[in-house]
The part of an RNA shown here (large-subunit ribosomal RNA, domain VI) has 243 nucleotides and comes from a Candidatus Pacearchaeota archaeon. Its mean pLDDT, the model's own confidence on a scale to 100, is 82.

Context: one part of a larger RNA
This record gives sequence, C1' cells and structure tokens, in this order.
RNA sequence: UGCUGUAGCCUGAGUGGAAAGAAGUCCUAGUACGAGAGGAACGGACUUCUGGAGCCUCUGGUUUGGGGUUAUCCUAACAGGGUACGCCCCGAAGCUAAGCUCUGGUGAAUAAGCACUGAAUGCAUCUAAGUGCGAAGUCACCCGCAAAAAUAGGCUACUAAGGCCGCCAUAGAAGAUGGCGUUGAUAGAGCUCGAGUGUAAGUGCCAAGGCAACGAGGCACUCAGCUUCGAGCCACUAAAAGC
Repeated sequence: UGCUGUAGCCUGAGUGGAAAGAAGUCCUAGUACGAGAGGAACGGACUUCUGGAGCCUCUGGUUUGGGGUUAUCCUAACAGGGUACGCCCCGAAGCUAAGCUCUGGUGAAUAAGCACUGAAUGCAUCUAAGUGCGAAGUCACCCGCAAAAAUAGGCUACUAAGGCCGCCAUAGAAGAUGGCGUUGAUAGAGCUCGAGUGUAAGUGCCAAGGCAACGAGGCACUCAGCUUCGAGCCACUAAAAGC
C1' cells in the first nucleotide's frame, strides 16, 4: 500500500519444532525352543548419556556491600578519603552451570508387504467391485507464528476509546511492552523488621615501657556502625495542571 468508521477481544486456512534420541540393568525367564549344550521375544520398570524446556531451594561461580591490611598522598593531627584495575576474608539480590526439576504414549490414515471374499476365466487368483492387517515414516493430541487466507474473516461496544504528559519496572539498544498517576503505595525519603559484614566514631578505663611527652594494643558504652539488597508501614517528595 491493500482490506477499510474507531477501539477491544477472537477464529485459524496455512506454517515452524526433533523435542526427543540412544544404551544398560532387572522382571518377563533359566520360561518358549532344544536330546543336551545353550537360550529368546512381546510387554513392563529403573538407571545413565546426548539433546530440549524451565528454574535458583540446594552445591558452586560472579558481587566496589561490610571488614582487615601494605605503600604513598590530602589533613597540624584525628576522623574521612584518593591512587596502586593494591592485596586478603566474608558476602545477600540478580544473572548463571558445573546445580535443581521435567522431558509420553495413544489414536487415525497409509507404504512395501501379508491376507479375506471374489469374478473376468463354473477351477484358481490379495483386485477388477468390496474388506482387513501393516513402519523409527505421515497426521492429530503438545508448544509457537499466523486476516495480505484477494473468498482479504468473526464477535462486542459506541462517543468515547486510545494517545500525548508525569512516576516507574515482572520490560528494555531506540521504538515497543507492562504497572501506577491524589478515588494514589508507582518510585524516592523516613520508620520497623529481615539479609550481609562483624562490634563504628567518640569518650572513659587499662596497657609492655618511659623522668616525662608518648604509647602498639585491650575492655566498656556496642549482636554495635555501615549497606549496591528484600519485606511491611507511612502521602514527607515527585506522579500538578492540561492537550
């Protein structure tokens, strides 16, 4: 562009997928079969490997969150920081694999083939009319896409619907998607709790020594302080007004 009022919700002609593939063990069974020696199958269960899908409870990885510490710089000093991708210990959330969970048969129509009934051809013949069985293959059941399916579909509503704008995240390269916008917990701040780290600063006391100044360090206030994190509460801030 077509279809053609707008919006919302559908159908599914078609189309994609391998979503499963393989092995072992056990039962069947020391059975059928076989003089014996030996020795199945149909069907079923479990395990493993590969592939596929999902997830983060566990095991780990990652983490600039907390702590320790080296050198040096800022500072009168302390405190607090910078640089060295410093180093070391622990580390939730999120993401992740090496971790965890799941991963089937049933039916239908058939191929080669095997048959039934059965003439042409009084017999015979699976075929000519008719009927049945039959594959890891095809189709359906599963998961996606799909009104441009030109036979261009259907249903509902109708002056509002939707969008712009603002606060955001189960979303994200930009668009898009999803949630919220005072009739509000959408994000931030605050409070409480959790989770992580491991007991902050400051003050007081102690401290090997030392005439003194000073003094590494220890104890108490202090399961403290801090926090990229999670939950709850709370309109304090921003979601105004409007087009």
Taxonomically the source falls in Candidatus Pacearchaeota (Archaea, Nanobdellati). RNAcentral holds the full RNA, with entries from ENA.